[in-house]
């Protein structure tokens, strides 16, 4: 230097689902008291999504056959997370370069 594999870094792409409802708080407006509709945050309830993470197991693979056990997904469950736009997150894909391991 080459190939394979793993990890993380940078850039790009990246879906789904309620502008639901009630309460509390914040700031804003009017104002004597108090009220106002919308904005933001938190909590509860109902509904929903799945592509951070998590959990489950069918085929399949491995452990000598069976029993049994292990691995296991974009499948399944929704604990977590998320559900107007924006922001953030985002499995996975592409590009770049960095590091570890192995091979001829």
């Nucleotide at each position: 230097g080459g190939c394979g594999u793993c990890g993380g870094c940078g850039c790009g792409g990246g879906a789904g689902a309620g502008c639901g409802u009630g309460g509390c708080g914040g700031g804003g407006c009017c104002g004597u008291a108090g009220g106002c509709g919308a904005c933001c945050g938190c909590c509860g309830c109902c509904g929903c999504c799945g592509a951070a993470g998590g959990a489950g197991c069918a085929a399949g693979c491995c452990g000598c056959c069976c029993c049994c056990g292990g691995c296991a997904a974009a499948c399944u469950c929704u604990c977590a997370g998320g559900c107007a736009c924006c922001c953030a997150g985002g499995a996975c894909c592409g590009c770049g370069g960095c590091g570890g391991c192995g091979c001829a």